This is a predicted structure of a 519-nucleotide part of an RNA (small-subunit ribosomal RNA, 5' domain) from an uncultured bacterium. The RNAcentral record of the full RNA draws on ENA, Greengenes and SILVA. It matches the Rfam family "Bacterial small subunit ribosomal RNA".
Context: one part of a larger RNA
RNA sequence: GAUGAACGCUAGCGGCAGGCCUAAUACAUGCAAGUCGAGGGGUAGAUGAGGCUUGCUUCAUUGAGACCGGCGCACGGGUGCGUAACGCGUAUGCAACCUACCUUAAUCAGGGGGAUAGCCCGGAGAAAUCCGGAUUAACACCGCAUAAAAUCACAGUACAGCAUUGUACAAUGAUCAAAUAUUUAUAGGAUUAAGAUGGGCAUGCGUGUCAUUAGUUAGUUGGCGGGGUAACGGCCCACCAAGACCACGAUGACUAGGGGAUCUGAGAGGAUGACCCCCCACACUGGUACUGAGACACGGACCAGACUCCUACGGGAGGCAGCAAUAAGGAAUAUUGGUCAAUGGAGGCAACUCUGAACCAGCCAUGCCGCGUGCAGGAAGACAGCCCUCUGGGUCGUAAACUGCUUUUAUCUGGGAAUAAACUUCCGAUCGUGAUCGGAACUGAAUGUACCAGAAGAAUAAGGAUCGGCUAACUCCGUGCCAGCAGCCGCGGUAAUACGGAGGAUCCAAGCGUUAUCC
Numbered sequence: 001g002a003u004g005a006a007c008g009c010u011a012g013c014g015g016c017a018g019g020c021c022u023a024a025u026a027c028a029u030g031c032a033a034g035u036c037g038a039g040g041g042g043u044a045g046a047u048g049a050g051g052c053u054u055g056c057u058u059c060a061u062u063g064a065g066a067c068c069g070g071c072g073c074a075c076g077g078g079u080g081c082g083u084a085a086c087g088c089g090u091a092u093g094c095a096a097c098c099u100a101c102c103u104u105a106a107u108c109a110g111g112g113g114g115a116u117a118g119c120c121c122g123g124a125g126a127a128a129u130c131c132g133g134a135u136u137a138a139c140a141c142c143g144c145a146u147a148a149a150a151u152c153a154c155a156g157u158a159c160a161g162c163a164u165u166g167u168a169c170a171a172u173g174a175u176c177a178a179a180u181a182u183u184u185a186u187a188g189g190a191u192u193a194a195g196a197u198g199g200g201c202a203u204g205c206g207u208g209u210c211a212u213u214a215g216u217u218a219g220u221u222g223g224c225g226g227g228g229u230a231a232c233g234g235c236c237c238a239c240c241a242a243g244a245c246c247a248c249g250a251u252g253a254c255u256a257g258g259g260g261a262u263c264u265g266a267g268a269g270g271a272u273g274a275c276c277c278c279c280c281a282c283a284c285u286g287g288u289a290c291u292g293a294g295a296c297a298c299g300g301a302c303c304a305g306a307c308u309c310c311u312a313c314g315g316g317a318g319g320c321a322g323c324a325a326u327a328a329g330g331a332a333u334a335u336u337g338g339u340c341a342a343u344g345g346a347g348g349c350a351a352c353u354c355u356g357a358a359c360c361a362g363c364c365a366u367g368c369c370g371c372g373u374g375c376a377g378g379a380a381g382a383c384a385g386c387c388c389u390c391u392g393g394g395u396c397g398u399a400a401a402c403u404g405c406u407u408u409u410a411u412c413u414g415g416g417a418a419u420a421a422a423c424u425u426c427c428g429a430u431c432g433u434g435a436u437c438g439g440a441a442c443u444g445a446a447u448g449u450a451c452c453a454g455a456a457g458a459a460u461a462a463g464g465a466u467c468g469g470c471u472a473a474c475u476c477c478g479u480g481c482c483a484g485c486a487g488c489c490g491c492g493g494u495a496a497u498a499c500g501g502a503g504g505a506u507c508c509a510a511g512c513g514u515u516a517u518c519c
Stems, first nucleotide, its partner, number of pairs: 001518003005515005012371006018364002020329001025327002029324003034071003039068002045062008078282003087207008097199002102195007110144001112142002120133005150175004156169005180187003208254003215245003220242004225237003257279004261272004284305005307318004335361001337360003343357001344355004374405004385395004411455005419446001424441008463508005468489003474503005484491002
């Protein structure tokens, strides 16, 4: 000098930031991922009309919830267990790869089929849930047709290169597609090519401690062939060979997420990796795959385990390292708050819905910064206190009283924002049935907040540590190697500037000290 700090004493305000470093311990409760009726069938309910037996039935309109289907749920948010590793950083490569939504370009969408959820009926069960029958739809599912610049097979020519090969051209054969909705022009669908974005893989170099760890390794190292993958590869498998790593530190053990950065330092370095950003890993513990463009998936599935809960004992349910909150641990770390107004995200043509992301508010001197606690005059140098060479001085001290002034801040009263312009609706213009532009209307959680004005009144506001030397600041009293102090040297045994108190002084100041840690 610094800190995600803690503790002691003290405490007026504001702005901006930060806030479980310990038990990746266990979690009550609420919320944190939905959305689309412009994909589909369609119900409860509501409203209206009719019939009558007046509480039933018929019709029409409207229409939740649930269900099928699409997209999203792989983002956003959390944590740092594991990991000494191509994990991260940096620089390259992929002639070994993928990429939903978005953009650009081209082409296409013909004709059929069988189900199933829902609804209805019935059954089992305490529940979770499950089973049977009948019946129904789709942009759900499945054939057929059409196919090329797609894929595969076979062989060719030209050019190029980096070994396998790549690119272009053209021939033959085989295989593969679609879905509709309505307001008829849009939206959506299929295939291909390219872009963009995001990822996957490989490699060089760099990236802890210990040699009181010296040898390690059988899918091990390489090859041939196959499987698998989006893709290369012992990634996996069969066979063959005997290799591969290592004092330039293998293997083992311990520790640890990495970086941008942060602190310190003249720098070189050293230490750290909270907050913010990028990457990685994880989601009760271990394993597995499914779906999907993308996961081996925090609020998905299955299995095993530990734990907790419900149970009618037959069986079931759960996963806060999301936001709050609770218990525990600890020196120690906050509200079971408000709003989607803005920014961003998901779905939707849109209105809109959802969003503990986000924006705000609450708590805490935890930090940084700013402001205030008055200003000017005022000597009888007042009284008290304290000290001394003691009836005279010194000091506190312009300090107070007293006089004048000001009102930041606090209090009260009144006014009062920006953050909001889009989307959308209406009107108008241009091209033309949709886009662009212009105008108007609509929308604020924070918030009656910030800010402004006024009123009265010095009114509402100072402490902490230290005073032997280092180190700025000294006397008296008490104590008497006691009580105690102390970072080091050291003080204290009767005149203690070092202990305790007082007066005075010094340094900082809404803080001041102590402790811990780093330079």